[in-house]
Context: one part of a larger RNA
Molecule: large-subunit ribosomal RNA, domain IV
Organism: Paludibacteraceae bacterium
RNA sequence: CACAGCUAAGGAACUAGGCAAAAUAGUCAUGUAACUUCGGGAAAAAUGACGCCUACCCGUGUUGAGCGGGAGGCCGCAGAGAAAUGGCCCAGGCGACUGUUUACCAAAAACACAGGGCUUUGCAAAAACGAAAGUUGAGGUAUAAGGCCUGACACCUGCCCGGUGCUGGAAGGUUAAGAGGAGAUGUUAGCGCAAGCGAAGCAUUGAAUUGAAGCCCCAGUAAACGGCGGCCGUAACUAUAACGGUCCUAAGGUAGCGAAAUUCCUUGUCGGGUAAGUUCCGACCUGCACGAAUGGUGUAACGAUCUGGGCACUGUCUCAGCUGUGAGCUCG
Repeated sequence: CACAGCUAAGGAACUAGGCAAAAUAGUCAUGUAACUUCGGGAAAAAUGACGCCUACCCGUGUUGAGCGGGAGGCCGCAGAGAAAUGGCCCAGGCGACUGUUUACCAAAAACACAGGGCUUUGCAAAAACGAAAGUUGAGGUAUAAGGCCUGACACCUGCCCGGUGCUGGAAGGUUAAGAGGAGAUGUUAGCGCAAGCGAAGCAUUGAAUUGAAGCCCCAGUAAACGGCGGCCGUAACUAUAACGGUCCUAAGGUAGCGAAAUUCCUUGUCGGGUAAGUUCCGACCUGCACGAAUGGUGUAACGAUCUGGGCACUGUCUCAGCUGUGAGCUCG
């Protein structure tokens, strides 16, 4: 040093943190709170009993084994005599729950989930794989199948369609290939003294006109992507502003919550808990920069979750000591 065992007095003073250890523990009986979705919570919590002997008594038992109750007695420090075998309570955050996950540093508040919503799809379905054949979907048929979001339950889910997306519309504008072919150019039979003109054909080019979707345009749609203001004045103390004015916007954040897993200033202020509390709990609202299925606020139960407090308990500590086994070192 490692692994075990014990320890006076104290009992978390240790520490980032009760990490580790200790404590609790079985069976029977009594008893059991808040809260609650009435199922739970709950083994809540908190208590008591427990061994052995007897030829004895009672009940039960086809009067057998036994089971239950009683009476009397015995021993120890200790009777669930060893081993094995829950510590408990209070409050809060997050996630409803059981599950799943980074094989080998993360098990969680992450993922999933039942439930909710939007959307696509009428069947040779949509979607997906595949040059295709074909296959899955499905030997299913909208109470079905695919995609996306949310995430039990309770109460709810406000305003904005200006931008982006999606859906619908078709009058007008724009618009490709194609259609179209005015005209132009080259060539040259011919004409002309020449300059030059130049039919047809063959080539090269090519105006108008026509021409779909898309885009522009017009509507709808936010549990689609998303967004949800500023300044000034005003009440008979002061302060504040129910009220008014003005600018801007598509509309200016509703309910609820709020120094929060979100609050910079900040250890905000007040209250509680402590002798003393940057954490914690309850409030306030000045929300740097909450907010309603990118869900909002609650919530019983659940959690090897995170945070704060308490009881019990202890070598975690004050502060170390002793013992055993092993390792190591010295000598042989």